[in-house]
Context: one part of a larger RNA
RNA sequence: CCCGCGGAAAGACGGAAAGACCCCAUGAACCUUUACUGUAGCUUUACAUUGGACUUUGAACAGAUCUGUGUAGGAUAGGUGGGAGGCUUUGAAGCCAGGACUCUAGUUCUGGUGGAGCCAACGUUGAAAUACCACCCUGGUGUGUUUGAAGUUCUAACCUUGGCCCGUUAUCCGGGUUGGGGACAGUGUAUGGUGGGCAGUUUGACUGGGGCGGUCUCCUCCCAAAGUGUAACGGAGGAGUUCGAAGGUACGCUAGAUACGGUCAAAAAUCGUGUUGAUAGUGCAUUGGCAUAAGCGUGCUUGACUGCGAGACUGACAAGUCGAGCAGGUACGAAAGUAGGACAAAGUGAUCCGGUGGUUCUGUAUGGAAGGGCCAUCGCUCAACGGAUAAAAGGUACUCUGGGGAUAACAGGCUGAUACCGCCCAAGAGUUCAUAUCGACGGCGGUGUUUGGCACCUCGAUGUCGGCUCAUCUCAUCCUGGGGCUGUAGCCGGUCCCAAGGGUAUGGCUGUUCGCCAUUUAAAGAGGUACGUGAGCUGGGUUUAAAACGUCGUGAGACAGUUUGGUCCCUAUCUUCCGUGGG
Repeated sequence: CCCGCGGAAAGACGGAAAGACCCCAUGAACCUUUACUGUAGCUUUACAUUGGACUUUGAACAGAUCUGUGUAGGAUAGGUGGGAGGCUUUGAAGCCAGGACUCUAGUUCUGGUGGAGCCAACGUUGAAAUACCACCCUGGUGUGUUUGAAGUUCUAACCUUGGCCCGUUAUCCGGGUUGGGGACAGUGUAUGGUGGGCAGUUUGACUGGGGCGGUCUCCUCCCAAAGUGUAACGGAGGAGUUCGAAGGUACGCUAGAUACGGUCAAAAAUCGUGUUGAUAGUGCAUUGGCAUAAGCGUGCUUGACUGCGAGACUGACAAGUCGAGCAGGUACGAAAGUAGGACAAAGUGAUCCGGUGGUUCUGUAUGGAAGGGCCAUCGCUCAACGGAUAAAAGGUACUCUGGGGAUAACAGGCUGAUACCGCCCAAGAGUUCAUAUCGACGGCGGUGUUUGGCACCUCGAUGUCGGCUCAUCUCAUCCUGGGGCUGUAGCCGGUCCCAAGGGUAUGGCUGUUCGCCAUUUAAAGAGGUACGUGAGCUGGGUUUAAAACGUCGUGAGACAGUUUGGUCCCUAUCUUCCGUGGG
């Protein structure tokens, strides 16, 4: 060196299973509910099936009968019209008894007695006599008709899953009979309510993983690299209007600050003078403008017009923006002219659907109409603002599918803020003395060991804490060895330099690493090795399914809260290592 055999498991990001964690999908399934929309069921009401009688009580109508105090006034005057007489032995006034109404003054009815009168224009009143007649009003009483409601009752619909008989050798069914219930129940149609019992679905995106938070349209500035444009969960602010004058036009005017002077009067009011010059003002943010003023006034006014629009800017599109000029009619101005809102840039919403006004359009045989079109206009915090629907929230650890290392948790990588270690300066402490020792305020490095940042390999799988076993390396050395300085007398020490050969604990508590405690030791070092090591072991913790507590949630459920329980597979092909044999 080649070929075997027996063994060990460090590597082949070993094998197994298109990762179950995490994210994504306008994926799924179950579950919940005060998500949305339905719906079974339950229920309300009306009508039908559905009939008789009585009682009570409403409404309408007919005819009868009563009813009606403001003040003044004989007194309880309903209204209007006619009207000079009316009622009475067919029983007037008065008296007695009873009923009704009542504003307590009286009105009215019935019966008895009685035996001949009673009332009316009169004077008062807005209105004259219930003296008499007619038509009505307000409210009441009783009668009749029609109709409604409630209650009671009946039996003939209807029910009977009471008894008996028959078909019939039959706990069904049907028929008969008897009993019970009864116009209810049940059923049908229509209708309102209730309705996670059940069903179908929805439950946004951005995001230095996701969630929580924040944001989503428009305007201004910076970033933005001297044309335009230009991103970020970059840095700052605003808008979701206002105004019939704050618009148009003609004419006119100039702020603000400061110094001094001046009654109340002050830092600051109004007045005067000087200096300065846009610092003022602009309805509101910012930027750019503005004195010929776009700033501030006065007069007259409605161009905050109708029909158009050459030509441009800008945008993927849809949109958005500017615009001379022409026609009509108008305002102001002597005129030339200016005026199609506002100093400009924010003040917003497509389409569908529907409303309103207009219209020389259309009009399903024809004439109309309905409906539609066209013009004008109205209705969206459709604000997730290019708006999925008129209409929508959650849970899943019982979970599932498709994907992703496009994206998190472990490990690695990059970085090194943080961490650890070292150095520089030296104020100070050290009785004195910065540097034996310690060292503020600051400065400069190293390591890759903490907490992080990034998201680069791995999601068709790189098993995750601690322990056990077995280790191997570094040195910033715990012990043992050698030295310098010392605020080293000695013994003990302090600090720094060299040094990695060897060594570097057992118990109690806790899943613990760590830590605390007990007792030893020369010493009980710090780290790297996928926080070494699960195809070596364990499985106490974390991190499935069960269950409970506390808390949160209406709930399904949830909790770097707690608690009990809970399947750890692999016969070694290659590399490596150990032992052994042959050539």
Overview: Predicted 3D model of a 583-nucleotide part of an RNA (large-subunit ribosomal RNA, domain V) from a metagenome. Its Rfam family is "Bacterial large subunit ribosomal RNA".